[in-house]
Context: one part of a larger RNA
RNA sequence: GAUUGAACGCUGGCGGUAUGCUUAACACAUGCAAGUCGAACGGUAACAGCAAGAGCUUGCUCUUGGCUGACGAGUGGCGGACGGGUGAGUAACGCGUGGGAAUCUACCCAAUAGUUCGGGACAACCUGGUGAAAACCAGGCUAAUACCGGAUGAGAUCUACGGAUGAAAGCAGGGGACCUUCGGGCCUUGCGCUGUUGGAUGAGCCCGCGUUAGAUUAGCUAGAUGGUGGGGUAAUGGCCUACCAUGGCGACGAUCUAUAGCUGGUCUGAGAGGACGAUCAGCCACACUGGGACUGAGACACGGCCCAGACUCCUACGGGAGGCAGCAGUGGGGAAUAUUGGACAAUGGGGGCAACCCUGAUCCAGCAAUACCGCGUGUGUGAAGAAGGCCUGCGGGUUGUAAAGCACUUUCAAUUGUGAAGAAAAGAUUCAGGUUAAUAACCUGAGUCCUUGACGUUAACUUUAGAAGAAGCACCGGCUAACUCCGUGCCAGCAGCCGCGGUAAUACGGAGGGUGCGAGCGUUAAUC
Numbered sequence: 001g002a003u004u005g006a007a008c009g010c011u012g013g014c015g016g017u018a019u020g021c022u023u024a025a026c027a028c029a030u031g032c033a034a035g036u037c038g039a040a041c042g043g044u045a046a047c048a049g050c051a052a053g054a055g056c057u058u059g060c061u062c063u064u065g066g067c068u069g070a071c072g073a074g075u076g077g078c079g080g081a082c083g084g085g086u087g088a089g090u091a092a093c094g095c096g097u098g099g100g101a102a103u104c105u106a107c108c109c110a111a112u113a114g115u116u117c118g119g120g121a122c123a124a125c126c127u128g129g130u131g132a133a134a135a136c137c138a139g140g141c142u143a144a145u146a147c148c149g150g151a152u153g154a155g156a157u158c159u160a161c162g163g164a165u166g167a168a169a170g171c172a173g174g175g176g177a178c179c180u181u182c183g184g185g186c187c188u189u190g191c192g193c194u195g196u197u198g199g200a201u202g203a204g205c206c207c208g209c210g211u212u213a214g215a216u217u218a219g220c221u222a223g224a225u226g227g228u229g230g231g232g233u234a235a236u237g238g239c240c241u242a243c244c245a246u247g248g249c250g251a252c253g254a255u256c257u258a259u260a261g262c263u264g265g266u267c268u269g270a271g272a273g274g275a276c277g278a279u280c281a282g283c284c285a286c287a288c289u290g291g292g293a294c295u296g297a298g299a300c301a302c303g304g305c306c307c308a309g310a311c312u313c314c315u316a317c318g319g320g321a322g323g324c325a326g327c328a329g330u331g332g333g334g335a336a337u338a339u340u341g342g343a344c345a346a347u348g349g350g351g352g353c354a355a356c357c358c359u360g361a362u363c364c365a366g367c368a369a370u371a372c373c374g375c376g377u378g379u380g381u382g383a384a385g386a387a388g389g390c391c392u393g394c395g396g397g398u399u400g401u402a403a404a405g406c407a408c409u410u411u412c413a414a415u416u417g418u419g420a421a422g423a424a425a426a427g428a429u430u431c432a433g434g435u436u437a438a439u440a441a442c443c444u445g446a447g448u449c450c451u452u453g454a455c456g457u458u459a460a461c462u463u464u465a466g467a468a469g470a471a472g473c474a475c476c477g478g479c480u481a482a483c484u485c486c487g488u489g490c491c492a493g494c495a496g497c498c499g500c501g502g503u504a505a506u507a508c509g510g511a512g513g514g515u516g517c518g519a520g521c522g523u524u525a526a527u528c
Base pairs, nucleotide, nucleotide: 001528002527003526004525006524007523008522009521010520013375014374015373016372017371018370019368020367021333026331027330028329030328031327032326035078036077037076040075041074043071044070047069048068049067050065051064052063053062054061055060056059085286086285087284094211095210096209097208098207099206100205103203104202108199109198110197111196112195113194114193115192116150117149118148119147125140126139127138128137129136130135156165157164158163170191171190172189173188174187175186178185179184212258213257214256219249220248221247224246225245226244227243228242229241230240231239261283262282263281264280265276266275267274268273288309289308290307291306292305311322312321313320314319339365341364342363343362347361348359349358350357351356378408379407380406381405388399389398390397391396412469414464417461418460422455427449428448429447430446431445432444433443434442472517473516474515475514476513477498478497479496483512484511485510486509487508493500494499
C1' cells in the first nucleotide's frame, strides 16, 4: 500500500447491489418446512347442493337418502433417497485430474411383443374387551391398479444342448349399428400395466499421478500378503469363510502423533510465489451419541423403523413421548452476526388427465454504513476586508468572499396525482388439420373472449413549497501533508519506531489556525 463474513470508539442525509453465529456439531418453548391422487378402491365423519318426509313461528329447524359437488379416517399408487442445513469426522481413491471393466438405473425417449382365465384374503366398518395415556387384542362383513394361482412365451434367464423356468390391471371420455341380466358388452380415444432391446440421465466399483506438519514418532502388519474351493453382491475383489503358502509395507519416510472437509476459486503480488477455502458452483461426510437392518429403482434414510446410552417431558408408577447442523425464534457462549414477516405472482420441484393442492426451495419485504458503487448537504455575486475569536513588534495580521446582504436553482428527502415491465400460461369459444365407423370425444395449430402480481403507497413521470431537512473524524517533532498561544513543570500524560515532559514543550491538555479523508473517519485484529 492492498484486502476482510470483521469488531470497537466518535459521527451519521438518500438510493442501488451484495453480505450477515467465523465462538458451543451447546441445549431448545412455539409455529411452519412433504405431500398428493376420488380418473386405483370400499365408502361417507364434516361442508354444500338436490330430492323426500316431519315440525311449524311460512321461511326457518330437524330427519332420511352417497343421488351430486366434494371428502375426514382407511386400503392402494407415486413422492418422502430431491430440494434445504452443517463441516463434527476424514490425510482417505475423500477430493482434483486422466484412464478402465466386472455393473445397476424408478420416472423419460425410441423400437418391439403382449395386456387372457380364475381364486382366497386383510383394513376401513360392526360387535366385544384391555389400558391413565400412547396404543393394543379377539370375533364377524367387504372392494381394488393390494395379494396369489393357471394359460401364453416373440424376446429373456438357466442348460448336461435333450430341455426347463418365468408376466400383466385396469381406469376415464365419447358413441352409430348389433347384443343385453339395462349394470354393461362391443367399437374408439386417452392415461395406465407386463416382457425385451437400445438410448438418455443418475449411481456403484478399480487404477496412474497430485493432495499439511513432526524422526524429540523407525520399524509396522495376522485377514495381515498371495493361492485354491465355497459363499455373498447389481458388479470386481480377503468383501466373508475353510484349507494351503509366508508373505506385504518402510529413510523415495511405513507406523504413530498433531492439524484439516477437498476443489472451481478468493486475497495479495510485476511475476514466481505466499495465505485462505465466507457468500456462489461441483464433490464428499454427517443429522442427539453409538450400532443395526427393513422398505424401495435408489437409503443403511435430517423432519422413517429397531436396540443401547446421555438428556428433556408426561404418568393413575404399570408404562409412554422427543431430537431446529430446515425457516423464523429462545437461552447460553462470545468482541461479534438479522424478522417467531408476505406470497406461491414468477422460476423450479412433488402428486394429479386436468382444474388444482403442497412447497420457510424460491421470489420479495424487514433489520444492520457490514462492504462496494452512485448522489446530496447548494450556485453566482458580495470589501465597510463588518462584528466576534486568535496572534501581535500595538502599526497591524489572520479567520476571510468566509458570513451578512443581493440575485438564482430545487437533485435527494417531504407533498399531490398519473402509472409501466416482471404475465407466459391455464380456462371458455370459433376455425383448420390429425385420429376415428363418427360431424362425439381427444390431440396439435391459429383467432377471439375472460381473467391471474407477494413485491406495491413499485420503477418512472408529475404537482406544490422553500436554501429550505442533511458533516464529521483523525492528525499537525522526524518518518509524514500540516504552527502559534495559554496551562502543566520527569507531574499529569503521549508513544507505531526514534523518543517527548525536570518553568519560555510546534511531541502532554486546551484554544485559534492548518493538513488529510469525507457519510464516513480512526483504532484493534488478520493476510500478502

About this RNA:
The part of an RNA shown here (small-subunit ribosomal RNA, 5' domain) has 528 nucleotides and comes from a Gammaproteobacteria bacterium. Rfam family: Bacterial small subunit ribosomal RNA. It was read from a public genome assembly. Lineage of the source: Bacteria > Pseudomonadati > Pseudomonadota > Gammaproteobacteria.